[in-house]
RNA sequence: CUAUAUCUUCGGGGUAGGGUGAAACUCCCAGCCGGUGGUAAGCGGCUUUGCCGCAAGCCCACGAGCCGCAAGGCAGACUUGGUGCGAUUCCAAGGCCGACAGUACAGCCUGGAUGAGAGAAGAUAAGC
Numbered sequence: 001c002u003a004u005a006u007c008u009u010c011g012g013g014g015u016a017g018g019g020u021g022a023a024a025c026u027c028c029c030a031g032c033c034g035g036u037g038g039u040a041a042g043c044g045g046c047u048u049u050g051c052c053g054c055a056a057g058c059c060c061a062c063g064a065g066c067c068g069c070a071a072g073g074c075a076g077a078c079u080u081g082g083u084g085c086g087a088u089u090c091c092a093a094g095g096c097c098g099a100c101a102g103u104a105c106a107g108c109c110u111g112g113a114u115g116a117g118a119g120a121a122g123a124u125a126a127g128c
Base pairs, nucleotide, nucleotide: 001127004125005124006123007122008121009120010119017029018028019027031108032107033098034097035062036061037060038059042054043053044052045051046050057096058095065074066073067072078094079093080092081091082090100111101110102109
């Protein structure tokens, strides 16, 4: 350093305030949140022809969840303008989305879940 094996650890956030009502963190006004890998013109760093780190909820994938005996199936959402050779990733503006069960109809409450998991970091062995 590589990838193989084994093991360890880590691995999801969010209803302030108000209205109606017998009852709603579920409805209405409003508020808030954004898993993992990839891509990158932005940002930062360095030993600066370059390399490294970070950077997308809605671009490409993965994961949890649901249905099914199984095969298999279901499983969310972006536009406009700007710059540019190049951007649904940058800048500006306005939008949109979110499993199942419970309950006054839930992305945010409670529950399956002290679970599972995409994967991340590390250790040991082997190899080069």
This is a predicted structure of a 128-nucleotide RNA (FMN riboswitch aptamer (RFN element)) from Sporomusaceae bacterium UBA7701. Of the family's consensus pairs, 100% are formed in the model. The organism belongs to Sporomusaceae, within Bacteria. Its mean pLDDT, the model's own confidence on a scale to 100, is 80. The sequence was found by an Rfam model in a public genome assembly.